Record summary:
This is a predicted structure of a 537-nucleotide part of an RNA (small-subunit ribosomal RNA, 5' domain) from an uncultured soil bacterium. The RNAcentral record of the full RNA draws on Greengenes and SILVA. Its mean pLDDT, the model's own confidence on a scale to 100, is 81. Rfam family: Bacterial small subunit ribosomal RNA.
Context: one part of a larger RNA
Parts: sequence; structure tokens; C1' cells
RNA sequence: AACGAACGCUAGCGGCGCGCCUAACACAUGCAAGUCGCACGAGAAAGGGCUUCGGCCCCGGUACAGUGGCGCACGGGUGAGUAACACGUAGAUCAUCUCCCCUCGAGUGGUGGAUAACUUUCCGAAAGGAAAGCUAAUACAGCAUGAGACCACGGCUUCGUUGAAGCUGCGGCCAAAGCAGGCCUCUACACGUAAGCUUGCGCUUGAGGAUGAGUCUGCGGCCCAUCAGCUAGUUGGUAGGGUAAUGGCCUACCAAGGCUAAGACGGGUAGCUGGUCUGAGAGGAUGAACAGCCACACUGGAACUGAGACACGGUCCAGACUCCUACGGGAGGCAGCAGUGGGGAAUCUUGCGCAAUGGGCGAAAGCCUGACGCAGCGACGCCGCGUGAGCGAUGAAGGCCUUCGGGUUGUAAAGCUCUGUGGGGAGGAAAGAAUAAGAGUUGGCUAACAUCCAGCUCGAUGACGGUACCUCCUUAGCAAGCACCGGCUAACUCUGUGCCAGCAGCCGCGGUAAGACAGAGGGUGCAAACGUUGUUC
Repeated sequence: AACGAACGCUAGCGGCGCGCCUAACACAUGCAAGUCGCACGAGAAAGGGCUUCGGCCCCGGUACAGUGGCGCACGGGUGAGUAACACGUAGAUCAUCUCCCCUCGAGUGGUGGAUAACUUUCCGAAAGGAAAGCUAAUACAGCAUGAGACCACGGCUUCGUUGAAGCUGCGGCCAAAGCAGGCCUCUACACGUAAGCUUGCGCUUGAGGAUGAGUCUGCGGCCCAUCAGCUAGUUGGUAGGGUAAUGGCCUACCAAGGCUAAGACGGGUAGCUGGUCUGAGAGGAUGAACAGCCACACUGGAACUGAGACACGGUCCAGACUCCUACGGGAGGCAGCAGUGGGGAAUCUUGCGCAAUGGGCGAAAGCCUGACGCAGCGACGCCGCGUGAGCGAUGAAGGCCUUCGGGUUGUAAAGCUCUGUGGGGAGGAAAGAAUAAGAGUUGGCUAACAUCCAGCUCGAUGACGGUACCUCCUUAGCAAGCACCGGCUAACUCUGUGCCAGCAGCCGCGGUAAGACAGAGGGUGCAAACGUUGUUC
């Protein structure tokens, strides 16, 4: 000098930050990932109105469910493991993948069989399950077409380290799905509609981009030699398998290699970095908050789905623990946000809101979002403000000291004149909001003045919060402590005690005149703090 601090004493206000460093201990309760009816089938009850009492209409093709699509691999938490290509930095990928998004090219024809929901029956205490029957799709499966891509066999050119790129020939193989709005120019019926036209969103395939990711390599960053030898898939080759992809990654066979004093192997400790603290620097220590990467999700293992996981709030198996049970069997995972118990010197509210920023889904309205924005608690830190200002001497009283003359507290108080920050009362009152739906207008697509797309102008919405801020009123009234005073080290006397009681960071004080103990008066330092302890430089 610093701190994610703790403890003691004290405490007025505000702003901005920060807040389980210990048990990766166990968790009650609520919330933290849904959304789409413009993919699809089905479709209530309650309520209200009418009624010829049969029923009909509105709510409403609404709600709850189901199939299907996208998301759930992001965001959020923690640092257990890891000494490793985990991280940092510089590269490689002629060894690779990439949903959504952007640009460009081509296509989107025809057919079929199911199944959930639903109905009925049955089993079970429950969780849940079985059978029969019905139905739809952008669900599923064939067929057609097929450039390019891919595979096999060839040819030519260019560049070159396995080979790569371009052109080309024969053969093989591979695709799709519709939905919504509008219109009558063409076609069909000839009314107006759709099988027609058109617009938008989709779907399939190919090329490129962007983004994200995988893999590999050089170098760098802890301690112990009281760890000196380690290694059989080990090191290399051939062939094959596997992967998006190289590779002993795996398998078979062959060879006997590979690492090591420039520290292998073993043990201990540890997430890494930008940074942070200190220091003139070099360096040392550290890795809270914020940001990047990694790893983990009760413990261990495994795969499925998917563009992406070997998946925190998914599945399966095993284990420990907790809970329910009709004893047959089931359920669970806060290292998400709050919160509870425990551990500990020690670390917060079971709050408000999606108004903003961002994310998921949706054409949109919108829905969801403990991300986030805010509020609450804590002097935990930094910063700012206040606790009054001016005048005021016979230098009052009281206290303390005294050489008894006086000195000091001390302009301090009282008193007079002011001010009104914070506090209290009253009134006004934000910025944070950009635009969305919709309306108007201009241009484009088009047969079209529809629709749709793009630009411009209008046009809702505030959790915080009646908060910040402003104005008026009110009264000096309500707001100062803590440590120290022997030297280091700024600040001195009296009384008590008598090697006792005690102090102490070091030196050391105390045994009858203690500036060092205890109290008082006085003083010094800092100040809403001040000291002590711990840790680092």
C1' cells in the first nucleotide's frame, strides 16, 4: 500500500459497486423452456340469449389434451476433476463438418399404407400399461424426372509432398410438401368460383459465403531426485474396420522399437488466460467481481435423438441417500433464482416487471424468459455531503494543575445576527420509448388501382415510481466517535497501585515520588468511521 475479509466500539444521508473464500454437504416449497391453429385431425363444459320445450344461437372452431415443426446443445451455475494440446500465443487442415442466415442456379409431378388423439373393453393401490375399432397431415413409405454432387473405370491440361483443381466419356445411385392472401388478364364451367393467374412463406437439390465447431503442430507458464529408470497396443510398418475427418482410434499379421539427467516415470498441489495487488522498475504474489476458453451437473458407466450432446431442469443400467406404497411396485436429484438445515470467524429477499436490452417460437398479434432491468438487506469497499456560519473577554461558572501569584480548558460556552444541505411537511414532476398493429403517401411485382414487398409521415406501451429532480414552509432545532500520548512515533501532568494488579509490535515498563499499569484533566491523529486480527507485496 492492498483486501470478496472477520472481530471490538461507534454510527446521520446519498451515489456507484460488491456480498458462502468453509461442506462439488443434504435439501421442504414456489418459479427458472417453451412456442406455432398460416402443418394436421378432433373438439368441450360452465355462462348468456331465444324457444313451438324438440332444440337453436353467442362465447367458439375458444379451452384442455394429441400428431407434426422448431427450440430445449443457447442463456444461467460451479471449479470437483485436470500438470493435459486443458489454457495462452503462432500456425496447419491437399485430413473435416456446419441447423438457422445471405447470394446465385435448377426443381417442387404422381401414388399408397398406417398411427396417436377419439370410442369400447381390460389390468394396476399408484406410477402407468394392454387389446379391438375409426381418422388426418409439411408425419411415414414407394414410383417418375433428374443437371450438378457422389461411386467405379478411363482420357486431356495446369499445379504439385500423399495428391489437388479444371474440362470430358460410358455406367451406377440419389429429391421434394404444402400453407396462406388476393384477382378474373388467360383456361374450365360461363353466375361467380377454381383445377386458372398472381404474391408471400415454405420444401428438394447444387455452388459459394458467413458463423460456429472438430482435429493436428511449434513455443510458453507449479513443487519434490528423500521419485532414476519407464513402456507390449508399448514404437513403427502392411491390410482392414471405424469416424464428418487424420491417426494403434480399434483389429489381424510382421518388425523391435519408443521416452529419459535439456528430468522420462512416480508423488504432491492446482481450472488456464486477459487481468488484479504490490513495486521506481526488474520482479514477487494472485486468478473474487467483469470478459474469453475448458471441465462438471447425486456417484460411476452407456448410448439414443439431432446440424450440433454422449445432454444441469432428457433416456437406460448400477450404486449411495431421501420419499410414497394396498409390500406386488414406484418417485427424486437447487454446483439455476429465492429460501431451509448443517459446517463456519463469516457472506443477502421464499420481492417487482418483461417497460428497456437480448434470446426461443410464430406471417403477425403475441406467448415464454429468476437471462436481464429494478427494488430490498449489509459502513463490505470506494467516492461525495452534513453534524452549522459570523461576531462575541470583566477571558463567566465548573473541572484540572499550581511555586497560591496564577495557568489551562478557551471564542470554547452563554449572548447577538444569519443560513437551511441532510431530516420533517405540502405541491409539481421526468429522461430512459426506439417503434408494433393500423392509417396515409411514393416506388416495385403483376393483367390489375387486389394482395404482397421496400422507403417516408402519423400512430399504443414505464417494473423502477409519484422515484430522481424542482418550488414553498419549518426550526440550530434531530445527527461524533474511535485509537493513541516512554523511544521508534505526532501528542504530559496529577491521583491510585507498589515486581502486585497489569501493559507490551520490538526495545522493554511495574519492588512508595511510574510521562510505559488504572482513572482523571489536558493533548495528538483519523473521522462516519476508528482500531485489532488474518493474508499478500